[in-house]
Transfer RNA from Candidatus Aegiribacteria sp., 76 nucleotides, folded computationally. Its Rfam family is "tRNA".

RNA sequence: GCGUCCCUAGCUCAAUUGGCAGAGCAACGGACUCUUAAUCCGUAGGUUCCGGGUUCGAUUCCCGGGGGGCGUACCA
Numbered sequence: 001g002c003g004u005c006c007c008u009a010g011c012u013c014a015a016u017u018g019g020c021a022g023a024g025c026a027a028c029g030g031a032c033u034c035u036u037a038a039u040c041c042g043u044a045g046g047u048u049c050c051g052g053g054u055u056c057g058a059u060u061c062c063c064g065g066g067g068g069g070c071g072u073a074c075c076a
Base pairs, nucleotide, nucleotide: 001072002071003070004069005068006067007066010025011024012023013022019056027043028042029041030040031039049065050064051063052062053061
């Protein structure tokens, strides 16, 4: 360089044929407990990597850019 896959909450990951963006852990508050831990209940947390296009409607489809993984080629 070429091919291919990935990028969604602080972290790890879901999201069905394009139709209200979610879970676990972490954080915060509470219950319980002599206290802590554990357990249970609740709350908050999002520019879905960026820009553009298609569409009534885009995390999802298309184009360009950025970042990362894998494969492969070139360079002696």
Description
The source organism's lineage runs through Bacteria, Pseudomonadati and Candidatus Aegiribacteria. It was read from a public genome assembly. Its mean pLDDT, the model's own confidence on a scale to 100, is 80.